A computed fold for a 93-nucleotide RNA from Rheinheimera sp. EpRS3, annotated as c-di-GMP-I riboswitch aptamer. The coordinates come from a structure-prediction model, not an experiment, and the mean pLDDT is 80.

RNA sequence: ACAAUUAAAAGGCAAACUGCACCGAAAGGGCAGGACGCAAAGCCGCUGGUCUAACAGUAUUGUUAAAUACUAAUGAUGGCAGAGGUUACAUUA
Numbered sequence: 001a002c003a004a005u006u007a008a009a010a011g012g013c014a015a016a017c018u019g020c021a022c023c024g025a026a027a028g029g030g031c032a033g034g035a036c037g038c039a040a041a042g043c044c045g046c047u048g049g050u051c052u053a054a055c056a057g058u059a060u061u062g063u064u065a066a067a068u069a070c071u072a073a074u075g076a077u078g079g080c081a082g083a084g085g086u087u088a089c090a091u092u093a
Base pairs, nucleotide, nucleotide: 005090012038013037017033018032019031020030022029023028036079042086043085044084046082047081048080049077050076051075056071057070058069059068060067061066
């Protein structure tokens, strides 16, 4: 220096849950608290999976409006998975 993640040290992130006159149709996100866990649970895109269904379409009811069901992502999930790019702490075995 590279690879690897099996040790220690210094650190990092932050699940569930709680709160908020925050954002969103919802899924979910944001902020604060809080730690289940994580060697990239840092960032970026690709492929799938999963979640939601506003808009749209179809059908039914109703007849004025609308309501219900189904399909469906352009929305979300990156701490669901795979395989990549890129940056980063330590250096025992």